[in-house]
Molecule: Lysine riboswitch aptamer
Organism: Secundilactobacillus pentosiphilus
RNA sequence: AUCAAAAGAAGAGGCGCGAAUUAAAUGAGUCGCUUUCACGAGAACAAUCAGGUUCUGUGACUGAAAGUAAAAGGGUAAUUCGCCGAAGCUCAACGUGACUGAUAGCACGCGGAGCUGGGACCAGUUUUAAGAAGGCUGGGACUGUCGCAGCGAUGUGUUGCGGAGAGCUUCCUACGGU
Numbered sequence: 001a002u003c004a005a006a007a008g009a010a011g012a013g014g015c016g017c018g019a020a021u022u023a024a025a026u027g028a029g030u031c032g033c034u035u036u037c038a039c040g041a042g043a044a045c046a047a048u049c050a051g052g053u054u055c056u057g058u059g060a061c062u063g064a065a066a067g068u069a070a071a072a073g074g075g076u077a078a079u080u081c082g083c084c085g086a087a088g089c090u091c092a093a094c095g096u097g098a099c100u101g102a103u104a105g106c107a108c109g110c111g112g113a114g115c116u117g118g119g120a121c122c123a124g125u126u127u128u129a130a131g132a133a134g135g136c137u138g139g140g141a142c143u144g145u146c147g148c149a150g151c152g153a154u155g156u157g158u159u160g161c162g163g164a165g166a167g168c169u170u171c172c173u174a175c176g177g178u
Stems, first nucleotide, its partner, number of pairs: 001178003005173001008171004014084001016083008032068007042055004047103005087116005094109004117143002121139007145163007
């Protein structure tokens, strides 16, 4: 000097990702509450069973009418912040939560394993109050990137195929080869 390249740093993709806050919807003229009427013995503490406590003929539960009238979970948009395995999803386990115990479920948390380059769209199915949104399966395009092949002929273009984020680009450079 050059090749190769661990670790480290920076960076790109675009309807890109996440969180917080705010707003208007949905939930819903629903739950609840009040009054009246009917009925007449049970009811509440999230589900079931057991217990406990409380309410109840000064009328439980249920039904009807009138009045009043929410909230949460789930989403959308905007803004701000943090970001580019951003993050998301699936699986089983553990912990926390409700009057107590058991069981199942739900919510949240936690670490683990697995999958996904990215978002959108279409079809089926599923969760859901939902035609919102998400999950799962399938599909063909689009897009970023790298590789291979063709065309083109300096514009680092275009066409096709393929790979996966453990990728790609840049910087720096240990060890090493020449």